[in-house]
Context: one part of a larger RNA
This record gives sequence, C1' cells and structure tokens, in this order.
RNA sequence: GCCAACGAGUUUAUGUAUGCUGCUUGUCUAAGUCGUUAAAACGACGAAGGCCCAGGGAAACCAAGUGUUAAUAGCGCGUAAUUGGCAGUAUGUAUAAGACCCGAAACAAAGUGAGCUUACCAUGAGCAGGGUGAAGCGACUGUAAUAGGUCGUGGAGGCCCGAACCCACGCGCCGUUCAACACGCGGGGAUGACUUGUGGUAAGGGGUGAAAAGCCAAUCGAACUUUGUAAUAGCUGGUUCUCUCCGAAAUAGCUUUAGGGCUAGCGUCGACGUGUUCCUUCUGGGGGUAGAGCACUGGAAGGUUUAAACAGGGAGCAAUCUCGUUAAACCUAUCAAACUCCGAAUACCAGAAGUUAAUAACUCGGCAGUCAGACUACGGGCGCGAAGGUCCGUCGGUCAAAAGGGAAACAGCCCAGAUCCACAAAUAAGGUCCCUAAAUAUAUACUAAGUGCACUUAAGGAUGUAGAGUUCCUUUGACAAUGAGGAGGUUGGCUUAGAGGCAGCCAUCCUUUAAAGAUAGCGUAACAGCUCACUCAUCAAGGGACUCCGCGCCGCAGAUAAUCGGGGCUAAGUAUAUUACCGAAUUUUGGGGCUUCAUCUGUAUUCGUACAGGUGGAGCGGUAGGAGAGUAUUCUGUACCGCACUGAAGGCAAAGGGGUGACCCAUGCUGGAGCGUACAGAAGUAAGAAUGUUGGC
Repeated sequence: GCCAACGAGUUUAUGUAUGCUGCUUGUCUAAGUCGUUAAAACGACGAAGGCCCAGGGAAACCAAGUGUUAAUAGCGCGUAAUUGGCAGUAUGUAUAAGACCCGAAACAAAGUGAGCUUACCAUGAGCAGGGUGAAGCGACUGUAAUAGGUCGUGGAGGCCCGAACCCACGCGCCGUUCAACACGCGGGGAUGACUUGUGGUAAGGGGUGAAAAGCCAAUCGAACUUUGUAAUAGCUGGUUCUCUCCGAAAUAGCUUUAGGGCUAGCGUCGACGUGUUCCUUCUGGGGGUAGAGCACUGGAAGGUUUAAACAGGGAGCAAUCUCGUUAAACCUAUCAAACUCCGAAUACCAGAAGUUAAUAACUCGGCAGUCAGACUACGGGCGCGAAGGUCCGUCGGUCAAAAGGGAAACAGCCCAGAUCCACAAAUAAGGUCCCUAAAUAUAUACUAAGUGCACUUAAGGAUGUAGAGUUCCUUUGACAAUGAGGAGGUUGGCUUAGAGGCAGCCAUCCUUUAAAGAUAGCGUAACAGCUCACUCAUCAAGGGACUCCGCGCCGCAGAUAAUCGGGGCUAAGUAUAUUACCGAAUUUUGGGGCUUCAUCUGUAUUCGUACAGGUGGAGCGGUAGGAGAGUAUUCUGUACCGCACUGAAGGCAAAGGGGUGACCCAUGCUGGAGCGUACAGAAGUAAGAAUGUUGGC
C1' cells in the first nucleotide's frame, strides 16, 4: 500500500413542540398487594398523590378580580371570544449524565525499581617493558664550627615513553546498519582524584551528581506500573443506504471576546388571521451629496492704488529716489472633507391608481446552520490616486453553494441558470485560412513596421505615410539647380602694435545700379581669399511655412527558437459599414417522470378529508441546513397447512426482467441445511477515508 472483518447521535430521567390513540360523568395511578407462571410477560386491586378546573400579591390575605396607593384615579398581571384537559405512545429538540466516536500534554493516589547508571560502604583483584633519578645516607673536600661543593649509594613522583586495561579528540565507514551509537585508521590516561569483580546502602518533588538539569533499567526540567478514568480538549480528524421539495450565512449588538458563544438578521416546516402590504406610474414632500461658485470662513498667484516707516539693502552732500517688507482696498485668474450665494440625478417618506395571485409579505410556534468570506463594477477612507493590499458603502453582480459555451489554459470576467431522453431547429457571448464547427464574404480606406493578429508600455525625437485646414510665393516665371554679378565714397569714426565688412565701442548714411548689409558665416598677425543676403540669365510648373488628426518608426537591454494558443498571415492586421453562417445543458420542437396549485369525475368517509383518474397553470442547479417518502440488515409476533437434499443460506457470472433510486426478481454453475413472503414490532441497522483497530498478502 491493497483486501477482509470490526468501527461513531445511544440509553435513562425530566421538560417542551408536533402527530396518533384512550377517556373527558376531568384524567392518571405510584409504591405495594392478590392472581397466574418454572421465571417473566400479563390481569385485577391499590386515588396516597400529581396535573387540570382562578387569579393577584413577597406575604398575611382577597378573589373575577387582585397588587400598588390616601385613593373608588391611573397602571401591572389576570377574567372575558378562537386554539380545551389528563394519560399513553412515536418523532424532533433541550437539560443532567462519558452523551456521536477516537485523540492529549498534564494532575492525584497506592505501589515497583540502583542486575543500566550516579555516589558511598565492605571485601578482593589488576597495571608487559623501558626512561628520568627527589629526599635520605656514605666517602672526599671545605669551614673556627656551620654552610657549601664533588663523587657514590638510594629509588621519590596525581613524573616521562609505551602494551594490557580504561576513555572517546579527528576522520572514514555505516546510516531499511553487524550494531536503537557498532566497525576501521589515527588519538588521550596508563602507581592513580587509576581501573575492576562480588556483596551492600541511598527512591520519585525523592535520590545521586568534580554540576551537563546529568543519571536513577534503550524512559527524566520530575522514572515506571496500576487506579481515579470513558480526566478535560471553545482544538484537529472521522461519522456508513436511496430518492423528492425548499434552501442559507460569512452581518449587527454584547462577551477575559476576537478561529468560541448568546440574542437579532438570513433558511426550513407547521398554524390562526390580515389581504397585496411587493413592484410600476403619477402626485406631494424634506434634503445640501455630485456639480458649480467665491456671497461667508479660510488657502493661494499676478497686477494697481493707498498707508506705515515698525525689518533691511543701494544711489546721493542733502532733499530725495529706488529695491524690498507689512497691512488694507480694488482688478484679473483660482482652491476647499470639516467653505456655500446656489444645486441636481438617484435614494428615502406619504398618498392615489394600475399590473401581478404564488412557493409573495406580515404574525405565532418547532428545528436549524451561519459569525474566517473572495473577486469584480461603481462611490469613498488609509496606502504611493502601490498591491492578487486594507477598511466601509451600493439588501450591486458572480463565486462560495453553479454545471454548460466563450476568454489558449484560468472559483469571482462575458454569455447563460443543467428534471430526463432525442443523429431536430433558432440563437447568446464569442467566432468563421488550417489545427477547429462556420465567409480565404462584400464595400471603402489605412498600415510596410510581421506594426499587428488577447492584454500594457512613457517623457522625448524624426522631410515615415494618409486625410482635413490656414497662410505665403508663383507663366508680370515661383522653389531647386546651373552661369554671371555681389560695386563706389571707404581702410566709416573711435579704440588699437594692427582693427581694412567680420576682437570690441558708436553710428549704420549717401552714390552707381538689374542688384549688392558701413555685412549673415568661414578665413588673415592685419590685408588678401571663399561663401551668404540681394540681382540678372537659362529652365519650366508648382513651391514654402504652420495647425489638427489616422496608422506606423526610434526611444525598447536577459536568460528554451519561447512565442499572436500554434501553424502561419501583407491580410488571416487596423478602422467603418453590411449580409450570411457557426456556436451552449439557453430557447423552441417531440416524448417521458416528479412537485405544487386550481378544477372536474369516481370510490371510501369518523363529513374534517383521503385515494385514483382527467384537464389547465406554475415549477424541478445546489454546500451548511430544514421537511417528506422509501430501500436494505438482525431479531420477535401473527398469518401463509409458505419454500427446501427433485438442493436452503452463502459464493461466482458485464450481458435477462422490474424499480427514478437505494434495491428486487429470474437463470446457470458452486455449495450442502436451513430459509422466505405479507402485516406489525424492536434495534449492537448500512463503511472509503478517522497517520482508525485486528488479521492476511
């Protein structure tokens, strides 16, 4: 991991709601007794007592009233009209209990452990070999005597090297192992605070500890065993058959509360009543949002004027002038969630009319679940007008709890809400070259960048190109090109070493002309020189400047050729318009099933209704959850004078039949002794999940 078996809302008591039953001359017995029985079940007795028939008050007490109160006022709770009372039973649910099942870490009590390990006690044992050479002693020397020195002897030491022995510092190996710590190669101690055998002592909030919270039997920041014990778990996981109808919430308030709860909201089921309360239109309302505005409150830009000299600077001998500062007024142009002279659309409230008639709305009661929401659109706060961010609002939308088609793929986007069947049709979004169903459609343009073919890409730059427009020049000849001229006074004056159009300052005239600046640029030390403006000729018909707009270009650098989903496309791109077609579980068509309402007929009737059939209307996605109807298993009772060795149960077999389904029936083989059907009843009543339990492989 798989298979099989086992495995989770039970039982009792007491409330409560609903259904059914009995009685209602209100109802019911309890303990117990008697009968019966093998024992039970069962039958009879047993009103002690309970509930009900009247309430109010704390009570005394009063009573259809009572309490409050001085009150006869008022008010509270009652009475009075509908749903009546008691008991039993079933189901739902609440409370108390282990209370749907499994699961802690823990806490307590009583015991068991020192054959592992820690420390200690008693008694034993072990330590190859080699080295070093302390004290002491002796001899010699030395001293006045000591001291000291030399040589010898001696054999000390938590001394040295190194086996056994003890340890465990590094690496390797192993790491489903040889091993729940080993093995290999090296390493440390090795006469000591050494190692070790045997016996003994210390016990769980206790021991022992050269102290690491180490060790106390592979267990230690409180051992192990059993018990309290099914501890508790607002937490995680799991919770077993089918079909039908409806169908949520992720919000508010409170909470030692925030992943829990309670009440309300939203769901469902039942019931008496109200009757359209929903929606639309119209009418009438109040408002201060969006917008706008500057009339107030404030902010902020420019200008003019006035005032103050209360900052400051400059010029001038000074008077004074000028720059600036502050304040006010006016003009121009503005800004505001906490500004408003104004002011919508929606929304909200009320009234009237109209459509709609069901599974609507309101009310009461039983049962819930929900209290982590997500994205998207719009209006906002926070944030960076960041976030797949966060917090509100719009009873927005979708998902959640929604499948189908589209968006390549893609909970929340677009279309559209799946009762079942159909090899029928029409469409939606989106598409129609191939993958891939349908136009290689039509018309007119644009794009040349593979731009683009889903979504995004800036500031800035550019004779890319299409369109619209404004304006200037132009056959009295434009623009471009080519040829020619581009002069004189004059080297203007000043300045300067020089300044001759062209360093700089001032002025910027006149003349000849077709035209020619006291010069737009290059150049020279200064001149010179080369161009330009300007003019003529040749040529010949458009040329220049600007604005708006469409589509493109550059800006634009990354890791697969890494992409438009791909192929690929010059349209199969972009824009506008048109007509076809494709395209979904939508809609339509044909057929079937179910729910519910209305109506008709029949049968039954306790007259409440129930069942069956017909017709018509509406409906049948669904998590949590509510409601209803069934299937299957085991056992019990009654019936079938049920079935069965002429073969029960069980098993195997995709293939037959029935049922919406759970499931049932038939058939064949196997098997070898019990079993079924109908109606009731009772449950140890359904397995795929719980790191489920046990067994098997």
Background:
Predicted 3D model of a 697-nucleotide part of an RNA (large-subunit ribosomal RNA, domain II) from a Candidatus Parcubacteria bacterium. The prediction has a mean pLDDT of 82. Rfam family: Bacterial large subunit ribosomal RNA. Rfam links the family to the GO terms ribosome and structural constituent of ribosome. RNAcentral holds the full RNA, with entries from ENA.